Context: one part of a larger RNA
RNA sequence: UGACGGGGGCCCGCACAAGCGGCGGAGCAUGUUGCUUAAUUCGACGCAACGCGAAGAACCUUACCAAGGUUUGACAUCACCCGUGGACCUGUAGAGAUACAGGGUCAUUUAGUUGGUGGGUGACAGGUGGUGCAUGGCUGUCGUCAGCUCGUGUCGUGAGAUGUUGGGUUAAGUCCCGCAACGAGCGCAACCCUUGUUCCAUGUUGCCAGCACGUAAUGGUGGGGACUCAUGGGAGACUGCCGGGGUCAACUCGGAGGAAGGUGGGGACGACGUCAAGUCAUCAUGCCCCUUAUGUCUUGGGCUGCAAACAUGCUACAAUGGCCGGUACAAUGGGCGUGCGAUACCGUAAGGUGGAGCGAAUCCCUUAAAGCCGGUCUCAGUUCGGAUUGGGGUCUGCAACUCGACCCCAUGAAGGUGGAGUCGCUAGUAAUCGCGGAUCAGCAACGCCGCGGUGAAUACCGUUCCCGGGGCCUUGUACA
Numbered sequence: 001u002g003a004c005g006g007g008g009g010c011c012c013g014c015a016c017a018a019g020c021g022g023c024g025g026a027g028c029a030u031g032u033u034g035c036u037u038a039a040u041u042c043g044a045c046g047c048a049a050c051g052c053g054a055a056g057a058a059c060c061u062u063a064c065c066a067a068g069g070u071u072u073g074a075c076a077u078c079a080c081c082c083g084u085g086g087a088c089c090u091g092u093a094g095a096g097a098u099a100c101a102g103g104g105u106c107a108u109u110u111a112g113u114u115g116g117u118g119g120g121u122g123a124c125a126g127g128u129g130g131u132g133c134a135u136g137g138c139u140g141u142c143g144u145c146a147g148c149u150c151g152u153g154u155c156g157u158g159a160g161a162u163g164u165u166g167g168g169u170u171a172a173g174u175c176c177c178g179c180a181a182c183g184a185g186c187g188c189a190a191c192c193c194u195u196g197u198u199c200c201a202u203g204u205u206g207c208c209a210g211c212a213c214g215u216a217a218u219g220g221u222g223g224g225g226a227c228u229c230a231u232g233g234g235a236g237a238c239u240g241c242c243g244g245g246g247u248c249a250a251c252u253c254g255g256a257g258g259a260a261g262g263u264g265g266g267g268a269c270g271a272c273g274u275c276a277a278g279u280c281a282u283c284a285u286g287c288c289c290c291u292u293a294u295g296u297c298u299u300g301g302g303c304u305g306c307a308a309a310c311a312u313g314c315u316a317c318a319a320u321g322g323c324c325g326g327u328a329c330a331a332u333g334g335g336c337g338u339g340c341g342a343u344a345c346c347g348u349a350a351g352g353u354g355g356a357g358c359g360a361a362u363c364c365c366u367u368a369a370a371g372c373c374g375g376u377c378u379c380a381g382u383u384c385g386g387a388u389u390g391g392g393g394u395c396u397g398c399a400a401c402u403c404g405a406c407c408c409c410a411u412g413a414a415g416g417u418g419g420a421g422u423c424g425c426u427a428g429u430a431a432u433c434g435c436g437g438a439u440c441a442g443c444a445a446c447g448c449c450g451c452g453g454u455g456a457a458u459a460c461c462g463u464u465c466c467c468g469g470g471g472c473c474u475u476g477u478a479c480a
Base pairs, nucleotide, nucleotide: 001480002479003477004476005475007474008473009472010471011470012469015463016462019425020424021423022422023421026315027314028313029312030311031310032309033308034306035305042053043052064301065300066299067298068297069296070295073124077123078122079121080120081119082118083117084116088103089102090101091100092099093098106115107114126290127289129288130287131286135284136283137279138278139277140275142273147186148185149184150183151182152181153162154161155160166177167176168175192267193266194265195264197235198234199233200232201231202230203229207224208223211222212221213220238261241255242254243253244252245251304444317418321377322376323375324374325373326372327371333365334364335363339358340357344353345352346351384415389410390409391408392407393406394405395404431454432453433452434451435450436449437448
């Protein structure tokens, strides 16, 4: 100087407390361990691995296994030699890769020159093989915590100290005051995006108050720019104003005006560093290893196996509910990858036929659901719950056996609110309700990322105590 303490002081945070809802019990989904297996490819392991890489494992993917092939190779460049079209089509054998046969068949140039292409030879290719403890890059974490340092000066023999400590204050090393320090840098804050108010400009594909026209009805038409909205540009919030407190300070408490008040809400943004943290399987890369194989091609299988355990979710156990009928109101997004697909018709339905419109503020996906109104059920393992199983179908795709999703009929399991324990959340939040998108032929999505609808409770003295984390000062130490 640090680190540590079942030392002390001060402070912070959904850390506790006060509340609301879960998890832990059931069924299922997904991930992991374990076991099994020819293979169940690999990585990730307290927080910070376990709905994680994977934003799509039937083939492909695919790295694993079995079998069958191949060796200048599936891919790149070069040299030499030989040959000359190749793609493509047909047939035979085969599980296919592939092999054979037939058809088909070059361009250019003065020059068998050049280009393309097939075969051979040699350099070489190739490796998701190893090492993340050789690395770059990227990322997690402490932590959006308020810290981490430097120059000069001063002090100390020196390691170092000071500044950065102290008194206040703040979300903040934020600011003020004081001080052997004076300044500065990386962080904080602000500048950036979005949302909340208003003004101006512009009105199509958006809107319709007023004026007309028309319809069974609809901004449907003329027209209009008022309003909504969209796009662009301004204004606005700064403790600016008033009062109390405070060191005539920083600041804090209350008030006014205001759409918004003291960082208005949200995001992007992550200091010096820590964990030899993670990744050689995104990529790049040193070294080592394989080179008729650890490369490469193909068919089939596996990654989906199932005594068990864990993790994260979904659905429930019901009446604030289930079912039936009627009826209202969104936002974000996506759509010429032959995509989104309306009206109409067929089917109980999944879906099918068909094809208007739309490269989209125009058309489509697109009826939002919870809600509201009416009816029924009456506390039951039930008109709760939907697992499981049987049968019949639909769609995608070369192909749904291993191993897809969905629909209909039948079946109707466990489950009566869950032990010890444990998690999230402070406001448009929790809870609850649907909708969209990426990936994607299809889909195991209940996941993930977004969007809107309805919409709480509590925080009392608050920090006394408890759990665990962090910051500053101080103290002890046989630790570094």
Predicted 3D model of a 480-nucleotide part of an RNA (small-subunit ribosomal RNA, 3' major domain) from Prauseria sp. TE-4. RNAcentral holds the full RNA, with entries from ENA and SILVA. Lineage of the source: Bacteria > Bacillati > Actinomycetes > Pseudonocardiales > Prauseria (ex Zhou et al. 1997). Model confidence (mean pLDDT): 82 of 100. Its Rfam family is "Bacterial small subunit ribosomal RNA".